The prediction has a mean pLDDT of 88. The part of an RNA shown here (large-subunit ribosomal RNA, half B) has 1189 nucleotides and comes from Nibrella viscosa.
Context: one part of a larger RNA
RNA sequence: UCAUGGCUAAGGAACUCGGCAAAAUCACCCUGUAACUUCGGGAGAAGGGGGGCCUACCCUGUGAGGGGAGGCUGCAGAGAAAAGGCCCAGGCGACUGUUUACCAAAAACACAGGACUCUGCCAAAUCGAGAGAUGAUGUAUAGGGUCUGACACCUGCCCGGUGCUGGAAGGUUAAGGGGGGGCGUUAGCUGUAAGGCGAAGCGCUGAACUGAAGCCCCAGUAAACGGCGGCCGUAACUAUAACGGUCCUAAGGUAGCGAAAUUCCUUGUCGGGUAAGUUCCGACCUGCACGAAUGGUGUAACGAUCUGGGCACUGUCUCAGCCAUGAGCUCGGUGAAAUUGUAGUCGCGGUGAAGAUGCCGCGUACCCGCCACGGGACGGAAAGACCCCGUGCACCUUUACUACAGCUUAUCAUGGAUCGCUGGUCAGGCAUGUGUAGGAUAGGCGGGAGGCAGCGAAGCGGUGUCGCCAGGCAUCGUGGAGCCGACCUUGAAAUACCGCCCUUGGCUGACUGGUGGUCUAACUCUGGAAAGGAGGACAGUGGUUGGUGGGUAGUUUGACUGGGGUGGUCGCCUCCGAAAGGGUAACGGAGGCUUCCCAAGGUUCGCUCAGGCUGGACGGUAAUCAGCCGGGGAGUGCAAUAGCAGAAGCGAGCUUGACAGUGAGAGCGACGGCUCGAGCUGGUGCGAAAGCAGGGUAUAGUGAUCCGGUGGUGCUGCAUGGGUGGGCCAUCGCUCAAAGGAUAAAAGGUACGCCGGGGAUAACAGGCUGAUCUCCCCCAAGAGCUCACAUCGACGGGGAGGUUUGGCACCUCGAUGUCGGCUCGUCACAUCCUGGGGCUGGAGAAGGUUCCAAGGGUUCGGCUGUUCGCCGAUUAAAGUGGCACGCGAGCUGGGUUCAGAACGUCGUGAGACAGUUCGGUCCCUAUCUGUGGUGGGCGGAGGAAGUUUGACGGGGGCUGUCCUUAGUACGAGAGGACCGGGAUGGACUCACCGCUGGCGGAUCGGUUGUUUUGCCAGGAGCACGGCCGAGUAGCUACGUGGGGAACAGAUAAGCGCUGAAAGCAUCUAAGUGCGAAACUGGCCUGAAGAUGAGACUUCCAAAGAAAGGCUGUGGGAGACGACCACGUGGAUAGGCGGCAGGUGUUGGGCGUGAGAGCGCUAGAGCCGAGCCGUACUAAUGAGCCUGAA
Repeated sequence: UCAUGGCUAAGGAACUCGGCAAAAUCACCCUGUAACUUCGGGAGAAGGGGGGCCUACCCUGUGAGGGGAGGCUGCAGAGAAAAGGCCCAGGCGACUGUUUACCAAAAACACAGGACUCUGCCAAAUCGAGAGAUGAUGUAUAGGGUCUGACACCUGCCCGGUGCUGGAAGGUUAAGGGGGGGCGUUAGCUGUAAGGCGAAGCGCUGAACUGAAGCCCCAGUAAACGGCGGCCGUAACUAUAACGGUCCUAAGGUAGCGAAAUUCCUUGUCGGGUAAGUUCCGACCUGCACGAAUGGUGUAACGAUCUGGGCACUGUCUCAGCCAUGAGCUCGGUGAAAUUGUAGUCGCGGUGAAGAUGCCGCGUACCCGCCACGGGACGGAAAGACCCCGUGCACCUUUACUACAGCUUAUCAUGGAUCGCUGGUCAGGCAUGUGUAGGAUAGGCGGGAGGCAGCGAAGCGGUGUCGCCAGGCAUCGUGGAGCCGACCUUGAAAUACCGCCCUUGGCUGACUGGUGGUCUAACUCUGGAAAGGAGGACAGUGGUUGGUGGGUAGUUUGACUGGGGUGGUCGCCUCCGAAAGGGUAACGGAGGCUUCCCAAGGUUCGCUCAGGCUGGACGGUAAUCAGCCGGGGAGUGCAAUAGCAGAAGCGAGCUUGACAGUGAGAGCGACGGCUCGAGCUGGUGCGAAAGCAGGGUAUAGUGAUCCGGUGGUGCUGCAUGGGUGGGCCAUCGCUCAAAGGAUAAAAGGUACGCCGGGGAUAACAGGCUGAUCUCCCCCAAGAGCUCACAUCGACGGGGAGGUUUGGCACCUCGAUGUCGGCUCGUCACAUCCUGGGGCUGGAGAAGGUUCCAAGGGUUCGGCUGUUCGCCGAUUAAAGUGGCACGCGAGCUGGGUUCAGAACGUCGUGAGACAGUUCGGUCCCUAUCUGUGGUGGGCGGAGGAAGUUUGACGGGGGCUGUCCUUAGUACGAGAGGACCGGGAUGGACUCACCGCUGGCGGAUCGGUUGUUUUGCCAGGAGCACGGCCGAGUAGCUACGUGGGGAACAGAUAAGCGCUGAAAGCAUCUAAGUGCGAAACUGGCCUGAAGAUGAGACUUCCAAAGAAAGGCUGUGGGAGACGACCACGUGGAUAGGCGGCAGGUGUUGGGCGUGAGAGCGCUAGAGCCGAGCCGUACUAAUGAGCCUGAA
C1' cells in the first nucleotide's frame, strides 16, 4: 500500500452520472391496513404490538402439556445462525416466459386475443433432381402466410402510383402455321465474241395473313405497400379568427394524444416539488418532424426494466481513525512471463522528421544496492477497428446489369374414337352488280343474229332468299302457247345467247385451322391391387416458345479533389498566368465551341469605314443629302487574341478550284496523329493578260479500333464452275461528352464486417501560421451641463500573445487512449483578494480608472455527463490562462464512439442521421530515468569517539470580525474614517495524548444455540472476536498546544532633497533620502561526497592499540539494513511482588424464597501492553573478526 472483514464521536446522501457500495429491514404470532381495481387483486400494503426464566396459586386436558395470574432478570430474551427495506409518481411492455454460451436480459422476441389472405383434399405451403415425405392418418371450428399484440374505448379520409384480384371487347406481341415475292444454279435459246435471256428441279431468303399468356386498357381492393396541402383577407381596444376568397391534390390528418423513448430553436412558457431543479410531475399547443392493427388513447396486476421524489438507514461523504486476517517486506525451498539494436541510460535552454538520457551550450552529479511511487523512456501488448487508398474480399438490398431455378403461356410429342358449330385458301357450279338518260337494277371485255319453249311459253297464286323497296333470283302449284333479242330511244357503254374474267354472297368438295359435347382404351387416382369405381385424352412428363422471376447466382456501381463525402469538373478554341524562342502547374483569373455559308466560296473590276463639326423642307441628339476633318477608334457570321483599308472590310459581273491523281521539303507531337506546302499530270473557272483558284483573315465546330449498312470494284472464290461470304475504293451508323473511347449490356448498403496498405491522407495532441480570437497602444470625432482624455470612446491605424475557431498536412495509422469528474500539483501574470501608490466628475464611507506587486489565499450546495452557464447561501476574494484543451502503466467511465433495441425523420429497400432514447468487458508483477525513503562501499593523506560551522538547499508566508482611538476627522444630515493599540476567530500547518471522543482479536463482564469435559456444579470449543456492554497501553481527531510575525537590508510604482546640461525650471544627468504581503536576511529544517570533503575537544603509540563489528536480551527504532538501550561491575526482556488502571462483586459457604433468583462474606475475582521494585530465568568470568603514517 492492496484485498477481505470488524467498529466509529457529531452530522446523515452534503458523495456521485446515479445511494454504486454498505447499512437498515428480515423467520413466527397478534393487530391493523389507503388510493386504485379487470372485484381476483392491491396485501406481507403501510403502521403497531409480542417473545427469556420461574410456578406455591386458578382454569383446562386421561396424559405429555396448554392457558391465566403472579413473580425473577439483563444494555439487549426470534439475545448466535439462517432471515423482505418501505412508500409516492411517471415512461415502456398487459401478464408467467424467451434472448446476443464469452461486454447488451431490455421498452427486443414470444404470448393468449384481433384482423387480412391463401387452401375443397392427391389442399395450400414446405423439403427433394426424382421417387418420396412433412402438412396429417388432420379436412375450413382445419392447415399455411402476413400484420397486430391481454383488457376497455376506438380504429377517420385517399385506389392517382406500386402490389394483388377480376375483366370472352380493343391495341401490341413469340415459337409455330402461312407462303405473295426475291435471289442462286442451268437444260435450253440467243450472240462472231464478250455476254444476255432462262423452264423444271434443288437450294437460299421471305411479305400479307394466322398465332396465347403478358403488357397497355377497364374495374375492385388500404387491419395490401403506402399517402393524408399552400397563400390572402375578415369581429366596435388589442389579440385571435367561427367566416370568406384563391391555387393545387388521389385525398388533404378525423377521434385521441402532444416540448413526448418523437420538440431543432429549447434549460419553450406557466404551475408543483427544492434554500436553489437543463432532470421529474401537471398544464399550455408555436406537433422543425404524433396519430389511429409499421395500431391510437387509457389501464388494475406484474418487472434483477428506465426516470423523479420521500421515509428509514448508514464511513457514500464532511474526513478520516483504529483493529483483525491474507498479501506486500525479511529468511528457507521451488521458480514463470511478456519485453530486450547496443548501452558507461542526469536537469534545463536550444537545435532537430517540428515534444532529446544520447546533438550544441550551461548546470548538476563519488561507486553500488534495497523498499516505495508511477511523470517520462512518444513504456509493453495487438502489422489502427476510426479515416483514406486497393480497377482487394465478403455478406445484405433493390424498379442496377446479365443469367438461372420456380411459376406461367402457346405449340409439338406421348395422343385415341365420335357428333356438332365454325375460320381461311383453292377448285367447281350457282347467284350478285340500280348515278343521269333509257321500257327497265346496263359489272368488264370479246364473240354474236339469232336464242328459249309440249322435257311446258306468257299470265296467276304460294314459299324461300337478295334488295337501292323499284324490283331481281330460285322453287312448288296452276296455266296451256308463246317469250326474248336484233330494231327504236337513251347513254361513256346495249341488252337474246356463247366464252373469259371482276366485286360480293351462299352451296359443294379438297386441304388446313378454331371451338363445344359425348365416349374409353393410353395416362392419373382409388380399389384386401383382381374385378370394379372416379377422372380422362385433360392432367402429368419431355422438346421448343413468350412472359414473370433478388427465390438464387455472377458482377458492376469512374477519376480529379489542399483527407473523403456533398458541390464542381473531365474533350476542343482564345487571352492572361508564362519569367521578350518553344514549352510550362493549381478546384488560378476571364470567355467561347460540338456550328454556319451555294455564298458568307473562286475570279475580275470598282469602292472606303466609325465618329465629329458645319449646312440643309417635313428631320427632332441620332433617318436620307452636301462639304470639311477623320490611319482606323468601323467592319470582318459566332469567343478572344493576332491580323487586315496598297485591304482579309463594302459592292457588282461572270462563275464552281468547296476540283481528280500526286507531292519536293518542312514544322509540332511518346505514339496514334496533327499542320504548312511549292511543283508535276488531267480537266475547269475568272481575267485582255500577268496571273489567281485544291473553300471561307488565321486559330474551335471533335471521336481511334471492332461490328454492321450502302454504292463501286479489274481482288478472293475450301474438289471444279458459279454463287454465298470476304477484301479493296468511297461513304454512312457513337453527347463511346468520364470525349486515347474497359462490355452490345450494370445501382446501392454494411454500426455484422474482413484483408492488404498509408502518417503518401482526415479525426486527438504537438508543430508552422496568426485570418479569427484575447490583450495593449496610436489618432481623437464625440458622450460626459461647461470640459476630448475622472470615466466612455466612433471612423481609422500599429502591435503583442499563442488560451478560441480555422489554415497547412511536417513526426506519429507494425496504435501518441479521446470529453468531463476525482487525486496531485506546478508555472505565467494580462492581479480576483490581501499589500504599496497616482488620478478622480475622491467631502467621509463606498467606488471608478490606472501604476507597482505572483508571498500566500482564492467556499459549499441545486440542475445537467457536462466544461460552461443559471440559481441558492456564504466569502477578504470566490482571478485568467499554460503544463499532450497537465494528470486513465494514478482512479472513474456519466458523455462521445462497436455489436442489441426503440422513436422522429430520410430512403422502394438494405440501411442512415454533430437527432433522441434504454443497455453495453478500462489489461500490465517497473529494466532505465525521475521522485520519496533507507543502507553498503570507497574517499576526505595515521586510526578513532564525540561536539559543531554553514557554502548551498527546502519549508513557512493567507485573512476576517470585534473593542479602542472615536461617534472623533469629514459631513446639512444620513452616515462615518486614515494612522495606531488590543482581543478573538476561519482556513492552512507542525507537534502531542493530560482533557473530550474513536478504535483497542483474546482485558473483564453479560448472554443465545450446540458439541464436549462421565453426570450436577464449574469450564472449554465452534457459530463474523458468535452476539452484546465496557475498556488500560498504544495509535488517533472530533481533542489540546504552537506557528505565519516583529525587526533589518536593498528596492518597485510613487514621493522627495540638492542640482546642472538648458543663468529659469526640473527627483537625475553627478550626489542623496523615503517607500510594498514581492527580493535578501530574520523563524523552522536538510546540509562538509561543500571530492572546495571545513572546525573544536578527547582517545590510541605498535601491544592487533583506541575504536568498531559479529553474537546475546530488547526497544516508544524498524520492510531488510540502519538507529537506540542493555549484556552479571547488569533491571535489557521474561517471571515474580506491589501500585496505577480495566472490568464489575468469581467459586465456595451462610441466609432467604415454591422457584427463577436475591442478600452477606466483599469493590470480590480476574486482568495485555503502564509505573516502581526484585537477578528467579535469559543476556557465558567464554569467544571470533576488523582496526593506525

It matches the Rfam family "Bacterial large subunit ribosomal RNA".
RNAcentral holds the full RNA, with entries from ENA.